This is a predicted complex of two RNAs, RNase P RNA and transfer RNA, with 431 nucleotides together.

Order: sequence, then structure tokens, then C1' cells
RNA sequence: CGAGUCGGCCGGGUAAUCGCUGCCUGUUUGCGUACGCAAAUGUGUAGAGGAAAGUCCGGGCUCCAUAGAGCAAGGUGCCAGGUAACACCUGGGGGGCGUGAGCCUACGGAAAGUGCAACAGAAAGAUACCGCCUGCUACGAUGUAGCCGGUAAGGGUGAAAUGGUGCGGUAAGAGCGCACCGCGCGGGUGGUAACAUCCACGGCACGGCAAACCCCACCUGGAGCAAGACCAAAUAGAAAUCCUAUGGCGUUGCUCGCGCUGGAUUUGGGUAGGUUGCUUGAGGUUUAUAGUGAUAUAAAUCCCAGAUGAAUGAUUAUCCUCGACAGAACCCGGCUUACAGGCUGACUCGUUUU
RNA sequence: CCGCUCGUAGCUCAGAUGGAUAGAGUACCGCCCUCCGAAGGCGGUGGUCGCGCGUUCGAAUCGCGCCGAGCGGGCCA
Repeated sequence: CGAGUCGGCCGGGUAAUCGCUGCCUGUUUGCGUACGCAAAUGUGUAGAGGAAAGUCCGGGCUCCAUAGAGCAAGGUGCCAGGUAACACCUGGGGGGCGUGAGCCUACGGAAAGUGCAACAGAAAGAUACCGCCUGCUACGAUGUAGCCGGUAAGGGUGAAAUGGUGCGGUAAGAGCGCACCGCGCGGGUGGUAACAUCCACGGCACGGCAAACCCCACCUGGAGCAAGACCAAAUAGAAAUCCUAUGGCGUUGCUCGCGCUGGAUUUGGGUAGGUUGCUUGAGGUUUAUAGUGAUAUAAAUCCCAGAUGAAUGAUUAUCCUCGACAGAACCCGGCUUACAGGCUGACUCGUUUU
Repeated sequence: CCGCUCGUAGCUCAGAUGGAUAGAGUACCGCCCUCCGAAGGCGGUGGUCGCGCGUUCGAAUCGCGCCGAGCGGGCCA
């Protein structure tokens, strides 16, 4: 210099004016004995994100037996750790890719069972089509044909063909025997473990698919802030049909249990207002300590949107690299997806120079 | 906020149990029939199976992630 890998951070700036929402505080008006409440207005102050998104997981919170039993159903799936929890994260192991930094990995079980594999092929789970070979028979006889057998070494089919390579062996062959590799099983060693490695044995009986059913281990009660609580207003707290106490409902599979005693549908009627939940939280920042790390602990310090037809905007001036994806709605931890451009750290490979 | 369903030819739909070269009707084009047209008959064109990644020998079909469309539920009594 070129090419590349893995992280971290930012996401137009400044000023003025006019607005919008919350909070503090002052004034005025109204109500009220008073504490105070409501409205208007002034001043000050704060005011979207890294994904606020998709709603895909996990939790908090609330209500239903503070949540029960069994089956079903669903989810997770190498090991260890972290965490409130997880399908997330960290570290490690196995496998794959890359020269490398590094990246990817639904990665339990197919020697419990059932099932599937189109077409081709003899055969798709125990099969002889071609071929090879011994024997027997016939003939036109070192060969050819037929028959009984042996054979998976060769050919051919297929995505996949009954461990691979070599040597021996044999009529031809074959784990039939041996060596190495693979596989399985038993033991030793190292490791918390996944696993690695060594030794001995088995000659292979045990091919693939579990994102086919299934088996094994572990996990999961349901619903959601329109949860739930309170105040106010309103009313025909109505009618019809159906089901009834061995019933029905209480959350949404079934049975039991527990609680309640009417319930479901349709028609009709009423209200469609306010307060709370609501933002101080598994919170942020800095430092120290423990740990490889995720993370944990301690100290100091900070308060950082809370709307409800739903605020966070508009205009002007100016600067630059001319601004992407996109807008909170109960709250957190993740994942996934979208994203103009910029800054920055660590590392790898190649070339050249020293 | 929660739950559910769907996406296949221009249009309406099959196929969803992995084995397909993805079918049917209609529309469009050509030919036949007719004096001409319609109807009818024959033939043909037309598909990123919403998109991407994976599992598998093989995916419209199975799994995951996105995109789009639609439906339903929740006050009092």
C1' cells in the first nucleotide's frame, strides 16, 4: 500500500421566534368555614430509539384455588457456567468451511418398535441380471451348451448397494486369515463434564431418513394494563329460545379436585366520563474487587417521556460530509428484521522497502 | 393487546399423504364449423407455487425467519 476478519461508538450541529405535553412555582377568577379543589395565565425546567418495529421467545406485575393431581398437547435437545428467566449470553468439546484472523453448526436415540425410499436396478434390507468358478451331462471336445451348486472380487442401476486399502489364501471368491485405517464393545489415564487418548477384544452381526410417527431426558396452569382497583353517570337490572343440579359457570383439550349457583345465544335498552395501575427500575454513570468470560459484589453519584384523538413540531438564519431506517403507549431481558453515512480499537493474509 | 386463517396461470380454485414435466374451469391466440358472428370441436400460449434460508437423494407440500391480505374477541345489565 492492497485485500480481509472481529468488536465498540455516533445517527446532522448551533442560535432565535412561535406552538404542544408533563412537572415545579407565582398571580387572577370561581367553589369552599377551613385544609384544599378547578379553570385561565406568566416564569423556569424536561421531552422518543438503536432498533421505540415484528410481537418470535423469556420474566416482572395483576386477576383467576399464591396454582393442585393424572393424561393429552406443546416446547427444548453436545457439556459446563451466567441469569429473575429463556429458544438468550459466555467458555469449552465434536463436525464442517477458510492460506489465515475467524466463521457456521435443530449436534440426544436408527444394535425399542412402526413406517418411507418415486424412476432406474436382479436386489432398497438380506438380493444372483451380466459375469467368475468347481462338479455332472451332452456334443461337432484345451471349446460350446444345459443342469445342480459356490461366489458380492469385477460390470451395470441409483442419491444411497451389505466396512476401506494392501498382502496372503482359494476351484473362483469372501474378515476366510493378517497389517493399517474406520466401526463397535470392555478397561485404564486426563478432564467437573461433553470428550480426548492408550491398551485389549470382536471380525462387522449394527446402511440412510427422527425439520416421518416415535423413544429418552428436562421444562410449561390460564389469561392479559381493554389485566385489575375505585368514583361518577345511566337503565326496561327487560324479553325470547335452549340447557339443567348426575347440570352449568369460574379461561380456552379431557378426567378428578377446589370455589360459586344459574348459564349460553339472540333481540331490545343504557353508558361510552374521570382517578388509579403509570413509571425509581432485575435503572443509568464512574471507580474498585472476583472471574478466561458472560456476570457478580461493594462504594460514590444521578433521576432520565408518561400522552389518552393521544405531545416531542414549524419557521428563519447559519455551518458541514447535506442527513438512512424509522415514532414510546404497563415495564424489563433477549432474538429477528430495516438502516444514508461517519468515527474508532484489535487482528490476519499478500506485495514492496529497510 | 390477544387469537386464528390465507397467499398456486390475467381471474376463480384443485393439488398439502414429500416422488410432477404443477393441473382444472374461464380469459387470450390459431385452426375447423358458418354467408358472417355467437355457441361448439381441436390445438396452443401463459407459473420466481408471496420472498429468503435450511432438512432431504428429492420441497408447492416439512422446519425457521420475513412480506402482504383478511377474520374474530374484550363496557354495564
It holds a member of the Rfam family "Bacterial RNase P class A". It is annotated as a ribozyme.